This is a predicted structure of a 327-nucleotide part of an RNA (large-subunit ribosomal RNA, domain IV) from Ancylomarina sp. 16SWW S1-10-2. The organism belongs to Ancylomarina, within Bacteria. The coordinates come from a structure-prediction model, not an experiment, and the mean pLDDT is 88. It was read from a public genome assembly.
Context: one part of a larger RNA
RNA sequence: UCAUGGCUAAGGAACUCGGCAAAAUAACUCCGUAACUUCGGGAUAAGGAGUGCUCUCAGUGAUGAGAGCCGCAGUGAAAUGGCCCAGGCGACUGUUUAUCAAAAACACAUGGCUUUGCAAAAACGAAAGUUGAAGUAUAAGGCCUGACACCUGCCCGGUGCCGGAAGGUUAAGUGGAGAUGUUAUCUUCGGAGAAGCAUUGAAAUGAAGCCCCGGUAAACGGCGGCCGUAACUAUAACGGUCCUAAGGUAGCGAAAUUCCUUGUCGGGUAAGUUCCGACCUGCACGAAUGGUGUAACGAUCUGGGCACUGUCUCAGCCAUGAGCUCG
Numbered sequence: 001u002c003a004u005g006g007c008u009a010a011g012g013a014a015c016u017c018g019g020c021a022a023a024a025u026a027a028c029u030c031c032g033u034a035a036c037u038u039c040g041g042g043a044u045a046a047g048g049a050g051u052g053c054u055c056u057c058a059g060u061g062a063u064g065a066g067a068g069c070c071g072c073a074g075u076g077a078a079a080u081g082g083c084c085c086a087g088g089c090g091a092c093u094g095u096u097u098a099u100c101a102a103a104a105a106c107a108c109a110u111g112g113c114u115u116u117g118c119a120a121a122a123a124c125g126a127a128a129g130u131u132g133a134a135g136u137a138u139a140a141g142g143c144c145u146g147a148c149a150c151c152u153g154c155c156c157g158g159u160g161c162c163g164g165a166a167g168g169u170u171a172a173g174u175g176g177a178g179a180u181g182u183u184a185u186c187u188u189c190g191g192a193g194a195a196g197c198a199u200u201g202a203a204a205u206g207a208a209g210c211c212c213c214g215g216u217a218a219a220c221g222g223c224g225g226c227c228g229u230a231a232c233u234a235u236a237a238c239g240g241u242c243c244u245a246a247g248g249u250a251g252c253g254a255a256a257u258u259c260c261u262u263g264u265c266g267g268g269u270a271a272g273u274u275c276c277g278a279c280c281u282g283c284a285c286g287a288a289u290g291g292u293g294u295a296a297c298g299a300u301c302u303g304g305g306c307a308c309u310g311u312c313u314c315a316g317c318c319a320u321g322a323g324c325u326c327g
Base pairs, nucleotide, nucleotide: 001322002321003320004319005318006317007316008315010313011312014311019308027051028050029049030048031047036041038147052069053068054067055066056065057064058063070074082306083305084304085303086302087301088300089298090297094106095105111144112143113142114141115140116139122131123130124129148293149292150291151290153223154222155221158220159219160216161215162214163213164212167211168210169209173205174204178200179199180198181197182196185192186191224242225241226240227239228238251285252282263279264278265277266276267275
């Protein structure tokens, strides 16, 4: 010096990104226990008191009552919850990056949409076959949401899906007008040219799809701008105008979302870029890509307080081990 332990005057978080680490709390009995709440909880809430030994009495006994004794200390060692207030997120128990992330991520019960009538859909497999399922729509597959409470607004123009079949377009195939090659024959010797064999090939016919017509948003998604106006001022219930498929409803809001921004006001502090409560000017919240609340829960995240302490003011001492130096 390092590591691991032990103790420390006065103060007690002044340390620090942050009480990280340490300290404190702790067992059992009795008393007592708030807000809130889904009435189950919260709760060991919080906060107090007692605990050893001897004798007497009561009791079968555990134990209780009384009297006394000792110590700084009686759960005499060890083991053995710190607590409270407020907020964000996720309801919860669970799961996860084996080896830097345990979480607000995943899952979840719940809710919804959708496919599937059984030789089911879906999936694996050239197939046979198998899973689904020795199941049968209260079932099985896919997608989303994520307990519970209150709710879940408007838009079908685009994309997707479903339905429709009148018209337009449209493949192979069918079809075969015509054309070309060849040459029996004819010839005015220029040429024409049957049948056959070949090479091509127009019209016509021809399904789904697409165009088209409807539906559908707990399908993918989307949910405006400018100008004016009230008897102080300010603001605009109101009016005008342009555009759109429709112009964001309820609720929430400087938020895990707010750039400007340490917004403004209030609270907390002597002093607060964090925190809590409001405001709304939402750069760029918003309703199952769910919205807003919410008791309980959390090795979660954030702010505050009590207790407690070598975290610190500011260091000191001791023990054990290692290292170094000397021998």